[in-house]
Context: one part of a larger RNA
RNA sequence: CUGGGCGUAAAGGGUGCGUAGGCGGGUCGGUCAGUCGGAUGUGAAACCUCACGGCUCAACCGUGAGCGGCCAUUCGAAACUGCCGGUCUUGAGUACGGGAGAGGAAAGUGGAAUUCCUGGUGUAGCGGUGAAAUGCGUAGAUAUCAGGAGGAACACCGGUGGCGAAGGCGGCUUUCUGGACCGAUACUGACGCUGAGGCACGAAGGCCGGGGGAGCAAACAGGAUUAGAUACCCUGGUAGUCCCGGCGGUAAACGAUGGGCACUAGGUGUCAGGGGUAUCGACCCCCUUGGUGCCGUAGUUAACACAUUAAGUGCCCCGCCUGGGGAGUACGGCCGCAAGGUUGAAACUC
Numbered sequence: 001c002u003g004g005g006c007g008u009a010a011a012g013g014g015u016g017c018g019u020a021g022g023c024g025g026g027u028c029g030g031u032c033a034g035u036c037g038g039a040u041g042u043g044a045a046a047c048c049u050c051a052c053g054g055c056u057c058a059a060c061c062g063u064g065a066g067c068g069g070c071c072a073u074u075c076g077a078a079a080c081u082g083c084c085g086g087u088c089u090u091g092a093g094u095a096c097g098g099g100a101g102a103g104g105a106a107a108g109u110g111g112a113a114u115u116c117c118u119g120g121u122g123u124a125g126c127g128g129u130g131a132a133a134u135g136c137g138u139a140g141a142u143a144u145c146a147g148g149a150g151g152a153a154c155a156c157c158g159g160u161g162g163c164g165a166a167g168g169c170g171g172c173u174u175u176c177u178g179g180a181c182c183g184a185u186a187c188u189g190a191c192g193c194u195g196a197g198g199c200a201c202g203a204a205g206g207c208c209g210g211g212g213g214a215g216c217a218a219a220c221a222g223g224a225u226u227a228g229a230u231a232c233c234c235u236g237g238u239a240g241u242c243c244c245g246g247c248g249g250u251a252a253a254c255g256a257u258g259g260g261c262a263c264u265a266g267g268u269g270u271c272a273g274g275g276g277u278a279u280c281g282a283c284c285c286c287c288u289u290g291g292u293g294c295c296g297u298a299g300u301u302a303a304c305a306c307a308u309u310a311a312g313u314g315c316c317c318c319g320c321c322u323g324g325g326g327a328g329u330a331c332g333g334c335c336g337c338a339a340g341g342u343u344g345a346a347a348c349u350c
Stems, first nucleotide, its partner, number of pairs: 003322004007304002012318001014201004021194003025088007033081002035077007048066007091191001092188004096183003103177007110154001115149007125136002162169002206247006215241002220236004258317006266295011299306002323350003332343004
């Protein structure tokens, strides 16, 4: 040293791809590195244990034996791991046939609504609130009709529905394109799992350059409220929100639950398939695969709850935690145009 943990107590990396590494299916043969056994050598003394002995005992001391482990040489064993060779198909993958989907990218296009502009009708109010006022309106508003412009978002369908690794994705059409699922065969033959670094993606807000700007709206201005009101309410309103290119890299990036494989009662809804039964046919009913929900047994849990979508039972790999504050701060490094991000302490204090 070999500890215990990570849904809510401290703790799962925002997500994926993947390098090194770690771990890895059935079977046959070989090898003997790991492993196991024997022998020899070594393992100083003191210490430790045991036996005997010396101080009247003990502490202390002496003699002898042993322990303990490592290492080296050598001789063996061959089950397991490794390595080498062969082989297999169940893991993994490929081909084929299908259907589902807001998965991604680009181009085009549609209607409703808001706002603005022009014209018509029309006249004194409109708007707003708890009540008001600021504001708008006789230079004709609000309302209403017709036409036009422009931007953004897509009502109903719409659903604990679907898709995606996550962030996320919702009018319609076309093009390009990723993934998953189902079915039946054939093929490859362990090609697998995880993944420190690395690389890529990554909501909103923010930043740089260029465009765009209807509505909304930080900041800001005014009106109210109030003791005050740097707010909540109201009238306005600029960044921004939108598009293109680039940067940034965070989040209650949440299922607050890393990934993979295997095993462990059921019931019920729903989505995408397949099969059977039935039927003229569609339903209905039964079985089954993959998702997505609810309930629940065993088991787990501090409880709440979880419960084949595990937080149950095991194995493999990664990340992370180790009292509160100081502090996700300081310093340094790396990254960034900046804002800042990332890595990440201590004194002191309770």